[in-house]
RNA sequence: AUUCGUUCUCGGGGCGGGGUGCAAUUCCCCACCGGCGGUAACAGCUAUGGCUGAAGCCCGCGAGCGCCUGCCGAUGGCAGGGACAAGCAGAUCCGGUGUGACUCCGGAGCCGACGGUUACAGUCCGGAUGAAAGAGAGCGUGU
Numbered sequence: 001a002u003u004c005g006u007u008c009u010c011g012g013g014g015c016g017g018g019g020u021g022c023a024a025u026u027c028c029c030c031a032c033c034g035g036c037g038g039u040a041a042c043a044g045c046u047a048u049g050g051c052u053g054a055a056g057c058c059c060g061c062g063a064g065c066g067c068c069u070g071c072c073g074a075u076g077g078c079a080g081g082g083a084c085a086a087g088c089a090g091a092u093c094c095g096g097u098g099u100g101a102c103u104c105c106g107g108a109g110c111c112g113a114c115g116g117u118u119a120c121a122g123u124c125c126g127g128a129u130g131a132a133a134g135a136g137a138g139c140g141u142g143u
Stems, first nucleotide, its partner, number of pairs: 001143002004140007016030004031123002033112002035061004042053004056110002064088002066084001067081006092108005114126003
């Protein structure tokens, strides 16, 4: 340095102003936010070998719904399940530079689970002091 095993820790942000209205952080105008791994011509560092950081909308993953199973006081609730493949279910173009841009620079756009709510929610409340993509550390083990 690395393989496998194991334990522990960590692991999501955002409604501020105005309008209408009986009522809206839910509608309208202006605003605000961007999980994890990969890639990246950019940026920083460099012992010039490399190292580190950098994408919501490029590739993939996760939670949620749904699905399946069971139980119950049963149009629903609770618990459990995973190669769930598919579904809900997601969103980008234009111009510039360049051999090359989905990624850089400039501009203009777009997207956002479920349940709740005096009125429709990415931003409020709830499941959730949960789960998890994964990240790090310790110990053991082989190379």

The RNA shown here (FMN riboswitch aptamer (RFN element)) has 143 nucleotides and comes from Parathalassolituus penaei. It was read from a public genome assembly, where an Rfam model found it.